[in-house]
A computed fold for a 1397-nucleotide RNA from an uncultured bacterium, annotated as small-subunit ribosomal RNA. The sequence is in RNAcentral, with records from Greengenes.
RNA sequence: AGAGUUUGAUCCUGGCUCAGGAUGAACGCUAGCUACAGGCUUAACACAUGCAAGUCGAGGGGCAGCAUGGAGUCAGCUUGCUGACUCUGAUGGCGACCGGCGCACGGGUGAGUAACGCGUAUCCAACCUUCCCUAUAGUAGGGGAUAGCCCGGCGAAAGUCGGAUUAAUACCCUAUGUUUUCCGAUGCAGGCAUCUAAAAGGGAACAAAGGCUUGCCGCUAUAGGAUGGGGAUGCGUCUGAUUAGCUUGAUGGCGGGGUAACGGCCCACCAUGGCAUCGAUCGGUAGGGGUUCUGAGAGGAAGGUCCCCCACAUUGGAACUGAGACACGGUCCAAACUCCUACGGGAGGCAGCAGUGAGGAAUAUUGGUCAAUGGGCGAGAGCCUGAACCAGCCAAGUAGCGUGAGGGAUGACUGCCCUAUGGGUUGUAAACCUCUUUUGUAUGGGAAUAAAGUCCACUACGUGUAGUGGUUUGUAUGUACCUUACGAAUAAGCAUCGGCUAAUUCCGUGCCAGCAGCCGCGGUAAUACGGAAGAUGCGAGCGUUAUCCGGAUUUAUUGGGUUUAAAGGGAGCGUAGGCGGGCCUUUAAGUCAGCGGUUAAAUGUCAGUGCCCAACGUUGGCAUGCCGUUGAUACUGGAGGUCUUGAAUACACACAAGGAUGGUGGAAUUCGUCGUGUAGCGGUGAAAUGCUUAGAUAUGACGAAGAACUCCGAUUGCGAAGGCAGCCAUCUGGGGUGCGAUUGACGCUGAGGCUCGAAAGUGCGGGUAUCAAACAGGACUAGAUACCCUGGUAGUCCGCACGGUAAACGAUGGAUGCCCGCUGUAUGCGAUAGACAGUAUGCGGCCAAGCGAAAGCGUUAAGCAUCCCACCUGGGGAGUACGCCGGCAACGGUGAAACUCAAAGGAAUUGACGGGGGCCCGCACAAGCGGAGGAACAUGUGGUUUAAUUCGAUGAUACGCGAGGAACCUUACCCGGGCUUGAACUGCAGGAGAAGUAUACAGAGAUGUUGACGUCCUUCGGGACUCCUGUGGAGGUGCUACAUGGUUGUCGUCAGCUCGUGCCGUGAGGUGUCGGCUUAAGUGCCAUAACGAGCGCAACCCCUCUCGUCAGUUGCCAUCAGGUAGUGCUGGGCACUCUGGCGACACUGCCACCGUAAGGUGCGAGGAAGGUGGGGAUGACGUCAAAUCAGCACGGCCCUUACGUCCGGGGCUACACACGUGUUACAAUGGGUGGUACAGAGAGUAGGGUGCCGGCAACGUCGCCCCAAUCAACAAAGCCAUCCUCAGUUCGGAUUGGGGUCUGCAACCCGACCCCAUGAAGCUGGAUUCGCUAGUAAUCGCGCAUCAGCCAUGGCGCGGUGAAUACGUUCCCGGGCCUUGCACACACCGCCCGUCA
Repeated sequence: AGAGUUUGAUCCUGGCUCAGGAUGAACGCUAGCUACAGGCUUAACACAUGCAAGUCGAGGGGCAGCAUGGAGUCAGCUUGCUGACUCUGAUGGCGACCGGCGCACGGGUGAGUAACGCGUAUCCAACCUUCCCUAUAGUAGGGGAUAGCCCGGCGAAAGUCGGAUUAAUACCCUAUGUUUUCCGAUGCAGGCAUCUAAAAGGGAACAAAGGCUUGCCGCUAUAGGAUGGGGAUGCGUCUGAUUAGCUUGAUGGCGGGGUAACGGCCCACCAUGGCAUCGAUCGGUAGGGGUUCUGAGAGGAAGGUCCCCCACAUUGGAACUGAGACACGGUCCAAACUCCUACGGGAGGCAGCAGUGAGGAAUAUUGGUCAAUGGGCGAGAGCCUGAACCAGCCAAGUAGCGUGAGGGAUGACUGCCCUAUGGGUUGUAAACCUCUUUUGUAUGGGAAUAAAGUCCACUACGUGUAGUGGUUUGUAUGUACCUUACGAAUAAGCAUCGGCUAAUUCCGUGCCAGCAGCCGCGGUAAUACGGAAGAUGCGAGCGUUAUCCGGAUUUAUUGGGUUUAAAGGGAGCGUAGGCGGGCCUUUAAGUCAGCGGUUAAAUGUCAGUGCCCAACGUUGGCAUGCCGUUGAUACUGGAGGUCUUGAAUACACACAAGGAUGGUGGAAUUCGUCGUGUAGCGGUGAAAUGCUUAGAUAUGACGAAGAACUCCGAUUGCGAAGGCAGCCAUCUGGGGUGCGAUUGACGCUGAGGCUCGAAAGUGCGGGUAUCAAACAGGACUAGAUACCCUGGUAGUCCGCACGGUAAACGAUGGAUGCCCGCUGUAUGCGAUAGACAGUAUGCGGCCAAGCGAAAGCGUUAAGCAUCCCACCUGGGGAGUACGCCGGCAACGGUGAAACUCAAAGGAAUUGACGGGGGCCCGCACAAGCGGAGGAACAUGUGGUUUAAUUCGAUGAUACGCGAGGAACCUUACCCGGGCUUGAACUGCAGGAGAAGUAUACAGAGAUGUUGACGUCCUUCGGGACUCCUGUGGAGGUGCUACAUGGUUGUCGUCAGCUCGUGCCGUGAGGUGUCGGCUUAAGUGCCAUAACGAGCGCAACCCCUCUCGUCAGUUGCCAUCAGGUAGUGCUGGGCACUCUGGCGACACUGCCACCGUAAGGUGCGAGGAAGGUGGGGAUGACGUCAAAUCAGCACGGCCCUUACGUCCGGGGCUACACACGUGUUACAAUGGGUGGUACAGAGAGUAGGGUGCCGGCAACGUCGCCCCAAUCAACAAAGCCAUCCUCAGUUCGGAUUGGGGUCUGCAACCCGACCCCAUGAAGCUGGAUUCGCUAGUAAUCGCGCAUCAGCCAUGGCGCGGUGAAUACGUUCCCGGGCCUUGCACACACCGCCCGUCA
């Protein structure tokens, strides 16, 4: 000293939370010692028991008990001794009693009290004070009682009554009386008005007590002191205004009473005061202070222990005694409670010390001693003292000490834990060696210190002190301390480990159990839960809880704010208050300085010092406050004088929708009358309700009514704000300018108060044309109590009242001064002379500095300063409730709390989004062509069914998809039958054997049994292979694509996505990448605080199109030759075609026009090709937790005689239905039949075929060709000819029957093909929807992969024929860039409101 938490990120505002310190604490775990301090915070609840206040015989009468003496009697018995009994107050003493002093201290508690209670300062000329000290004087003479004791009575007891007798330092009377008090006169003096009052003198009243050891203690009066108390006053002393008025002894006076004393303290009379917004009264809470905790301080909080003061003693009241009480362990009364009782009546008061119960989270022993300190009494010895000093219990606090120290690494072994299995860690830790002995246990010493006094004796002098000698007193305590011996021996825990905050891994759990101070963890890989290991922190303690201060500048005096975050009153006038111009004089209240008093002690702090140290104790110094006094006089204040610049006034001039009242004008609207005129009008997105043949709407004329004032008219003007608009008049307010005549600070602000105050609303009375809440109808809609339409009442207007609120906003209170500029405008004034341009007050715009979180403000401040007022202190609850005030009401003003959340909020940034805007693109729309959706079939999916219908894919981006071939196999699914180191692979050990396997039998098969045959290689060590046994691995299409790799889809072949440096911004970020033009393109050019660069675009690659060159078989054949029925068939050739290598070509290069350029345009030239020539491959940063664990790989989890594996059969092919993708059609641009022409690409020996023959055909038999530019293949649409003539047909071919062919172990479930026969739906398809811009669509056939065969109409390729249309970008969809809004950021499939459950 700060940190966490609002956001995708940022800055700010703002709350919540944490780290620190503290405690009379409590709880959890743990616990060795010592010292010092501490210990009912709750029930001022109730209390058993014991103790806490007595003492004096030197005041008294006495003698119950004890002891001694004396006398007597008796007994034991030796004149004596001993014992018992009786008498005797004679002695020591002393129960009870009279009397004196004390009991008002000490000790406890904090209920009450907001008060002169406390603190501080001052005062009492308005007072008292036992005991103590000093001084003066005195202590004379008498008297009558009473307790006790005795007798008697009553009562259970407590107690009480009567009689007799007696004493005193008890009580009373008289005397004296210095003084004292009072009265009256005089009156030095004081503060001299009141008043007080010295000294001298007069009058009145009041004293006493004795005791004994005879020199001491007492007694009385007075004065002074000291001590203690009483009273008065200034200042300070919690909270609520949702408590605003309180008060009748109340405020004062006169006179009395009372008191120690003043006083309405009390009383009679008189007056009507007194207190209060500077907070009276009332309510709530509370003992106050020294001090304690915290804090840098200022402050805030607290008042336990210790000290001072106060108050109280079961509750309430009262007095008595006394120096002192209205009395904790006294009295009386009342009340509650408890106890005793013979029921008549009595007793009690722990907030004293212990202790008990209760309450509570919680707080100790029914201890010892008066040795010390102190108190009471006493002459004293002494007695009493739960005050006090000690001890006991308690980690409840502070401080100190210890639980060992040094060495010791193979970084030992084992164990726990982790691991990539190599190791790491626990850890110098241990073992082991050496050393020490605080503490502990045991032995011995220890009256050392704390101790000064008492008593006795003696001495000295001054008779109450000193000295000497002796005697006696110790609780703690045989304690502290010292010594010796033993031996590492007897002694470590608690919390935490996600961030804040020092310290991390494994296992378990699986939004469960749980954690949590805040943020937040936990839904199968949790550093956050629980355990373990390790680590960190503190340590005889450590954590938790509670409370206080701090951090919090988060109540801001120090030290905050109010445009938008909470916060400027709606505006003005003005009271109190606060603040206030220049100069001079004075005063000294504030202010400053010196000195004095006080600020108790303790505490704090500084410097010493004593306990071994420290805590602790002790000595000295210091301490901000208050009071007094003496000075200073700048500033503020008070007083006096003066000035003119603030303010106001006069005069002059112009100004304006300023206000009030009265008049007046035209247009429009509606209504009325009359005319013209005829079928609609009106209204809307479209309609309807409505009006209209009874004549509307429209139009003309006339009339009526009410309201509002078009144009001018605007960053215009005026007003305090609300607000103000036709024109004229009257009345009235205002600011401005000029001038410098008058006053002379007269000013600013303004709590309460008063006034004004839009619209709507209210009351009464008018008025009512328009418009129009409510209401009615019509529409829209799922509904529509709305938006739209047709009507329509309050109201809108006027007068008089009320109400008092608005986003009453510039979301910005008023006043004054100061501080760069540019520009426009309104109204004045001045100057100049027609250029320019000054000054004042307003209204605006843009900026410097500065300010601000930023946006922004910026001489009209949100800048720099001063003054005054108002307001704010997290969000919600809530401007709500209650109370009060106002109002006719509506409602307004004032204005909480419980509870709840960790945020709510401001400004700005980047995205995403918008039924916001601009620009642009795409078969996106439009323009076209052909389809789908209707039919039948094929295929995939959903659903359903099933033993199973294996699994995955599900908007676009699943659905002829994984699958480019499910009859068995595949196959993962189901049923059944088998196996268990296993179907496949492999390590080790042991054993056996070549491997293998015909045949036969059982069985559905797997498999089992049988067992002829077979006898591997070798360097002779062994090896390969198979089987069996054991063991370690196996195996899994089981789960998780939300743990992953890899791969893929989509946005999208869209033009974007970023970086370095620089610059801008507090920052997130921005700039670059924006702007203009251009492009298919972030393609390029220009501009430019940016300059460059990267990934994408383009190009480079492949195919195709043209040409050249090289090469020439299997291709080709122009030329030459041969040959055939015919054919490049053959020789030959490589010219052409073609094949495949290498090259060329295209670049807006040229021309014209437009343009700065980039580039664009052109039935331009040239060229095979022209503006990327066409096609392909190529997919930026990223998005969808997109798809795939079943292609493969892989983490984790799961199964192991099964979720593995083998076999047979079945299923994946089911079928009411729904959807997607296709095929074939519905026909004449067609179908059938016959003839005839022209491709490209690709595959082929388990193959492709062909020829002859057989069969109608699928196909079969035989021969032959091709491992391919060599063999083989009819291309079909097309063209020619012919039939059909618009029909369910010579269209269409589903379905079904029959017969065959082929593949295959096997075509039943479940194959394809052929032939004959059968001949279904269907006549161009609703809403809707798909593809395509040129060799494209459409149409026609051919080939290939997979493959035994094939459900292929699918997929991938190939060529043939070969169109139409695009005006254009308004709209739909998707995308790109810029901009704008935003309360979204999981990002509009968002967020969020209300109702119901």